[in-house]
RNA sequence: UUGCAGCGAGGCGAUGAGGCUCGCCUGGCGGUGAGUCCGCCGAACCGCCACCAUGGCUGAUAGCCUCUACGCGUGA
Numbered sequence: 001u002u003g004c005a006g007c008g009a010g011g012c013g014a015u016g017a018g019g020c021u022c023g024c025c026u027g028g029c030g031g032u033g034a035g036u037c038c039g040c041c042g043a044a045c046c047g048c049c050a051c052c053a054u055g056g057c058u059g060a061u062a063g064c065c066u067c068u069a070c071g072c073g074u075g076a
Base pairs, nucleotide, nucleotide: 009026010025011024012023013022016067017066018065019064020063021062027041028040029039030038031037047057048056049055050054
């Protein structure tokens, strides 16, 4: 210096938050005492139908539970 494995950590899963579980991505540059701090870029990620140019539809979950917001119905 490069490769592989393990450990740790971070990010993401069509609208908010918390816990648990699952899946996916994890490289680079600069500052710095820095794998853990700060900034930038990249990856994972960014719904469906009709129609080819304008309309229509579902859902705050990846899944489960809870909270918040919104919608529908009923009762007081």